RNA sequence: AGAGUUUGAUCCUGGCUCAGAACGAACGCUGGCGGCGUGCUUAACACAUGCAAGUCGAACGAGAAAGUUUCUUCGGAAAUGAGUAAAGUGGCGCACGGGUGAGUAACGCGUAGAUAACCUGUCCAAGCGAUUGGGAUAGCCCUCCGAAAGGGGGAUUAAUACCGGAUACGUUGAUUACUUUUAAGGGUAAUCAAGAAAGGCGGCCUCUAUUUAUAAGCUGUCGCGCAUGGAGGGGUCUGCGUACCAUUAGUUUGUUGGUGGGGUAAUGGCCUACCAAGACUACGAUGGUUAACGGGUCUGAGAGGAUGAUCCGUCACACUGGCACUGAAACACGGGCCAGACUCCUACGGGAGGCAGCAGUGAGGAAUAUUGCGCAAUGGGGGAAACCCUGACGCAGCGACGCCGCGUGGGUGAGGAAGGCUUUCGGGUCGUAAAACCCUGUCAGAAGGGAAGAAAUGCUUAUAGGUUAAUACCUUGUAAGUUUGACGGUACCUUCAAAGGAAGCACCGGCUAACUCCGUGCCAGCAGCCGCGGUAAUACGGAGGGUGCAAGCGUUGUUCGGAAUCACUGGGCGUAAAGGCGCGUAGGCGGCUUGGCAAGUCAGAUGUGAAAGCCCACGGCUUAACCGUGGAAGUGCAUUUGAAACUGCUUGGCUUGAGUAUCAGAGGGGAAAGUGGAAUUCCCGGUGUAGAGGUGAAAUUCGUAGAUAUCGGGAGGAAUACCGGUGGCGAAGGCGACUUUCUGGCUGAAUACUGACGCUGAGGCGCGAAAGCGUGGGGAGCAAACAGGAUUAGAUACCCUGGUAGUCCACGCCGUAAACGAUGUCAACUAGGUGCAGGGGGUGUUGAUCCCCUCUGUGUCGCAGCUAACGCAUUAAGUUGACCGCCUGGGGAGUACGGUCGCAAGAUUAAAACUCAAAGGAAUUGACGGGGGCCCGCACAAGCGGUGGAGUAUGUGGUUUAAUUCGAUGCAACGCGAAGAACCUUACCUGGUCUUGACAUCCCGAAGAUCUCCUGGAAACAGGAGAGUGCUCUCUUUGAGAGGAUUUGGUGACAGGUGCUGCAUGGCUGUCGUCAGCUCGUGUCGUGAGAUGUUGGGUUAAGUCCCGCAACGAGCGCAACCCUCGCCAUUAGUUGCCAGCAUUAAGUUGGGCACUCUAAUGGGACUGCCGGUGUCAAACCGGAGGAAGGCGGGGAUGACGUCAAGUCCUCAUGGCCUUUAUGACCAGGGCUACACACGUACUACAAUGGCCGGUACAACGGGCUGCCACUUCGCGAGAAGGCGCAAAUCCCUAAAAGCCGGCCUCAGUCCGGAUUGGAGUCUGCAACUCGACUCCAUGAAGUUGGAAUCGCUAGUAAUCGUGGAUCAGCAUGCCGCGGUGAAUACGUUCCCGGGCCUUGUACAC
Repeated sequence: AGAGUUUGAUCCUGGCUCAGAACGAACGCUGGCGGCGUGCUUAACACAUGCAAGUCGAACGAGAAAGUUUCUUCGGAAAUGAGUAAAGUGGCGCACGGGUGAGUAACGCGUAGAUAACCUGUCCAAGCGAUUGGGAUAGCCCUCCGAAAGGGGGAUUAAUACCGGAUACGUUGAUUACUUUUAAGGGUAAUCAAGAAAGGCGGCCUCUAUUUAUAAGCUGUCGCGCAUGGAGGGGUCUGCGUACCAUUAGUUUGUUGGUGGGGUAAUGGCCUACCAAGACUACGAUGGUUAACGGGUCUGAGAGGAUGAUCCGUCACACUGGCACUGAAACACGGGCCAGACUCCUACGGGAGGCAGCAGUGAGGAAUAUUGCGCAAUGGGGGAAACCCUGACGCAGCGACGCCGCGUGGGUGAGGAAGGCUUUCGGGUCGUAAAACCCUGUCAGAAGGGAAGAAAUGCUUAUAGGUUAAUACCUUGUAAGUUUGACGGUACCUUCAAAGGAAGCACCGGCUAACUCCGUGCCAGCAGCCGCGGUAAUACGGAGGGUGCAAGCGUUGUUCGGAAUCACUGGGCGUAAAGGCGCGUAGGCGGCUUGGCAAGUCAGAUGUGAAAGCCCACGGCUUAACCGUGGAAGUGCAUUUGAAACUGCUUGGCUUGAGUAUCAGAGGGGAAAGUGGAAUUCCCGGUGUAGAGGUGAAAUUCGUAGAUAUCGGGAGGAAUACCGGUGGCGAAGGCGACUUUCUGGCUGAAUACUGACGCUGAGGCGCGAAAGCGUGGGGAGCAAACAGGAUUAGAUACCCUGGUAGUCCACGCCGUAAACGAUGUCAACUAGGUGCAGGGGGUGUUGAUCCCCUCUGUGUCGCAGCUAACGCAUUAAGUUGACCGCCUGGGGAGUACGGUCGCAAGAUUAAAACUCAAAGGAAUUGACGGGGGCCCGCACAAGCGGUGGAGUAUGUGGUUUAAUUCGAUGCAACGCGAAGAACCUUACCUGGUCUUGACAUCCCGAAGAUCUCCUGGAAACAGGAGAGUGCUCUCUUUGAGAGGAUUUGGUGACAGGUGCUGCAUGGCUGUCGUCAGCUCGUGUCGUGAGAUGUUGGGUUAAGUCCCGCAACGAGCGCAACCCUCGCCAUUAGUUGCCAGCAUUAAGUUGGGCACUCUAAUGGGACUGCCGGUGUCAAACCGGAGGAAGGCGGGGAUGACGUCAAGUCCUCAUGGCCUUUAUGACCAGGGCUACACACGUACUACAAUGGCCGGUACAACGGGCUGCCACUUCGCGAGAAGGCGCAAAUCCCUAAAAGCCGGCCUCAGUCCGGAUUGGAGUCUGCAACUCGACUCCAUGAAGUUGGAAUCGCUAGUAAUCGUGGAUCAGCAUGCCGCGGUGAAUACGUUCCCGGGCCUUGUACAC
C1' cells in the first nucleotide's frame, strides 16, 4: 500500500466482497509444561445451606453450666472452672468496605467555577471548663397470654443511660453603629435574652487528714462540655459539552414572577395564601425510542468511528412501590413501618423471609469456575492494649479464555534401503528424512537440600528524653532478646536415569503462499466474492506431496480499517444518483477610508486537567508477558497580562456597487375594448347530372327526395397566410391580423443627486404549458371516448367514414411536465475570428452609403484550461468568491402508513421488510437493421432446357423384422462412405464351435517340408489310414546332434475388438469462397479498448494500379511462375504420314520426311504501336497489325479465420470398457422387407418423331487369369474353332445423331415401354430369397405436368454416341472423350449471397 467482481474488450461512475487488527467470546478438531492476567455479556429470574459486622468488663449492674479437686451425715457442700460463657443497659461502628447497571437524556456525568446561601462524628493545633442535685429503667426474679414469633403485668437495681439548678467563652437570636470586591444572610463593636458537662483506669505521698496504708489530695492517661481555626469529606447553584426521530410543532396553571408565612444545615414554588400573566420553543420546546456517565479500551497515518468487561472516579439501585425514625451523615443491600407479588412455617388464630456480598443450586442460554485455605501480609471496625471480627484482601483450585516464555532433541549419515505416491517405465518424490553411529539433558519423573515475603505489636532487659515534688507511674525514642507464614516443603539449587513421556490444525482455481493421482459424473457436494461439478475436476470426496501457523489451528459472531462508500481533513449534481420560475422574512456573506473598543483572533503567565493506562528512560522477577520508580504528554477549561493587522461593534468621511432624475430608442411583454379580410362548415336560391368521397387497394359514408362541381346571397365560430428570420420581448410558463386606452420591464448617451441603501435566501407569498374539475355561456373546424369499414393469424392499433366530451369565453380550482441549455442565482478574472438584432461615437462626405471604435442582446467556430469521454470554451462545464437546493448501488418505490393541501382526479412530505451482484455513463471493435451510399456474382431480368405429374432405377426417412450392420441430416445428408452386398465382402441376426486364441513376439516339449484317401457332420471341426523323410552345419559319417523355416501340444506375459467418446485428438475433407481480403514492424494519435496505415479521389476481375494523405515499409492472399488447348519454328521420322516417282485390292511395298501427326525444345501478346478521354497519372474506349488483344480458353493452386461442420468404420492416437467374449471360425439368413413420404437420375408422352434399308465422319482410353480378327452354327444373347497383339503395328471399334430412300399421318397409335407368362444364353462351387442379357408373347401409367423450384453466357446450354475404373458376373450411377451445335443479357428497381464506406443499437453463443 491494495485486490476481485458489470464488458467481446476499454475508461469512468457505483455498489458488493476479500486481505489487517481486536475480543469477557462461543463452536469443531487437537492438546506437553510454566508465569502473569481473566471468567453469567442471557433471567435487576427464583434461591436450599454455610459464612460475609461487630467490638468494648479500662462505662454499668448482674452472672451460669459441664468438667476437675477436696470434704461428706452420701442428701449434698466448698474450691476451681470464672467474674469465664451467654444475655442485658450504655458507647462507638453498622452511611465504610463488597455487589449490580434496572431506572435515569438529567446539573445524572465530564470540565471550569460559585457558595457574601451551607453542614461536618472521628482526627490535628491552640484555648477555656468539667459544678451541684434528682427520679427512673432493662437485665435478674415472680406471674399471665400464645403452637410459635413474641407480648402483657408486678417487685427490685446500676451507669460515661435520662432529667433539673448554677456558671458562660458573643455560641445563637433581636436591635444599633462602623467597615467591606457581590451592598447583603460578610467582618468588627455595643445592649438584651437563651443555651454545657461524666466519669473510667494506673501511679504516688510533696502538701492536708489519721497509725502502717489509704483518702481529701497530687499526678499521668483515656473519655466528657463550650468555642476558634485546620485537614479531609459532603450538600446546593451556575457556564459549556453530553444519542436518535419533525412521519413528535406547539407546550405549560405551581405553570413564570412578586409579597407574606412555613420548611431545610442551606438558596429556591421546595410548600402554602394572595397578586400579576407570564414562561419555554425552529440555535428544536413538548412527546416518543434507546442508554448509567467519565478516565479509558479497540481501530485508524491522522481527523474520526465503535465501545464503556476486568482496574480507578462519580451516580443510581438493593424482591416491587411508598414512608419516615435514629444519626455528624441514610430516607439505610445483610435496620424499621405500610401496601403488593412470591416462597416457607402453622395448632389456621397468626408468623418468618429477601445472595444485584463470597461460595453454591435451579432456570435461561452458544456460553462463564470451588458450597477451598488464611487473617501470615495490606487495609478496615471496636478496644488503653492484648486481642476479636473482616468471603475486603492474600493465596490455592477449575477453564489453552487471553498474553508471554520453554520444550517435543542435536551432529554425522546414500546401498539415495524398505514402503507409499507417481511415471513418458528411463525415472522422480517423501528424503538425511529413517535405520545406524556419536552426543546433550531444557520440561516432565525420582532423591536430597531449601528460601525471600516478617516489619511490627506485646513482653523482658538496658538506656536517653518528656511530665511530675519524684529516680515512681505514664509516655516517646534507641539497642538487645523473644513471639508470628495461609501459600508450602512452594520457588530455587544439586544429584540420578533416560531420546526415553510430549504435534496438531487449516489451506493448496484467482484474490492468496502452496499440484498431482484416483473416485464421482449438474449426482454427491463446495462456495467469502467471482464461481466449480453434465466421464480426463489443480475448485466435490480420498490419497501422496506441498504451503501457512503452531500447543494451538480453523469456523461463527461483533467492532474499526481498507471505504475519499456522508468527503472538517477529503466527494459530487450537462449525459452516470443529484437544480420549474420569481418576490422576499429569519439567517449567512458583504465596497474604499479615519479614530476608538477589545467580543472573535494571536502571544505570554498562573491554576487545573486524580491515580492507573498510552509514550520515554532506568530498574526488579534467569528472559518476556507482568511489576516498580521517575519524566513527558494530556490538543481542554478558567483566571490574568499584553498586541490591534483581519473579522466584529461604534464614530466620521468617500463614490467605484446599488439607486433616482433628464433626453432618446426598439419590441408577437401584459390587460381591456373595438374593427377587418382569406378559408372551412352550414342555410337559401340559380345552373347542372350521376356519380362523389376515400385508399396501397377498397369499403363503411353522401347522392335521382338531385349530391360532387359551379355562381350569388346569408349565418356562425375559431384561427390570424405572406412578412417570418438559430430575428424580437418576457423571470419562467409563454407571446404573432389591425386600431385605441391603461400598464410592467429593458437599452443607449450626457450630466446632476443619494451615499453601501448590496448579494443570496430555510420557512412564507405569488406566477406557472397541456390535460383535468366546478358554475354559466358558446360550439365552425379539429377531435380522446364510442360506432362502423378495412388490414391482420388476431388488430381493443396504425388507414378510412362518422362522432361526444374537450378545444373557445367569463369566474374559480388544480400546481404538475423531457417545466430542457436535461446546465440554480449573483459577482470578478482569463486569446481571438466571424454573423445577426437594437443604440451611441469618430474619419471623410452636402447627404445617403462605406470604413473604424464602443455598449447591450443573440448565434457559430476556436486557443489555453477543464472533462470518464462526448464535449464546454468571455452566454464556461475554465480560474475563484458568496448563498440556497439536491445526491449517496439496482429493484421494492416516488410506493405503503401517517400528516398537509384539493370538490375530485390527485399533489406534496416519505419509509421498511424482502431481493440481486450488479444497475448505469461515455467511447471502441464486430455483428445486425423490412438504415443510407458505391460495387460485384446465372443473384434478378432476357433466354434455352429441365425438376415437381407417369413408369422404372437408386439413395433417404418412416414402418416392419431375429437382423433389416454402421455412419452422413439446411445450403455444405439423401446415384453420399459404396470405383460395383448371390457366398465372400459383412461390421448385423439365428444356430454349431474354439479359448495364449484367426494374427505378432518371447519360453519349454514333440514332430519334421509336404501330399493323398476314408468315416461322421451343413460346414467349421473331430477321428483314422497311407505315401514321403526334404534344407544348412558339425562329428567317433551304421547313425547321432545342433540350427533355420514349418506344424503341433503346454505355460504365462500378452494378442484381439468395424466396442464408446470426432465435444479429448492428429491427419484428411467440406463450407463461406478463387470472395478480396487478413495482418505485422516502426512511427504518430488516444488515459484506454483501439485508431492510423487498410480511409479519401479515380481505376481494376482483384487491398490491381495511380494520385493525395502522419504515416513509412513488410508479410500471407490477388496476379505471375506450373500443366493443357489454340499459331509458328527447330530437332526427330517408327508402329505415324504420302506432295511428286514406281507399285498394290489396300501407304500394300520401294522411296521420301515436304505435309498431317507424334513429343521435346524454343518463339509469340507486352496496352508494345496509333487516335481519343482522363489530373502531365493509373486506366478506359476505338483502331491497326496479328493464329490469338487487353486475364486468349480450360485446369491445378483455396489467405487470416468461421461452422466444438464431417470422419475413432481408411489410417494413427489419449482415456474408458471387454478378455471361455464386445475376440475368433463355420453354415444359413439379413443389408434387396413395404400402407407411405422425400431427394437424385433414366425412359417417355411422339411427326424437329417412330420403324426399315443404304451410306459418311471421331476422340479419350483399355488389353495376357486379357483384348480377340476371321470362319462356321444359332432369330438372338452366345457357342465351337482360331490369326494377331504385352501394342502409334493386333484387338476392343459398329461410332451415334447426320445424309439418301421408303412406310406410318395424330391415334393411347407402327408412340411409350412398365408388368407378367414361356423359352434360353453367360459368369460363377452356387443365380430360390437375390445377377445381367437374349428370343417369343403380354402391352400398364403416361397426351408436356399445381404451388413451387434447378442448371446454363459459347464450342457453353441442349442433343448424340463412345471409353475407362470397380469387376468372375452385375450401371439409368461415377469419371473422362469427342460429334452436331443455339437463344439471350435493356439493365441493377426488386429476391439471394458477397465486398468497401457511413449511420443507429438496450445485440456480443
Predicted 3D model of a 1405-nucleotide RNA (small-subunit ribosomal RNA) from a metagenome. It matches the Rfam family "Bacterial small subunit ribosomal RNA". The sequence is in RNAcentral, with records from SILVA.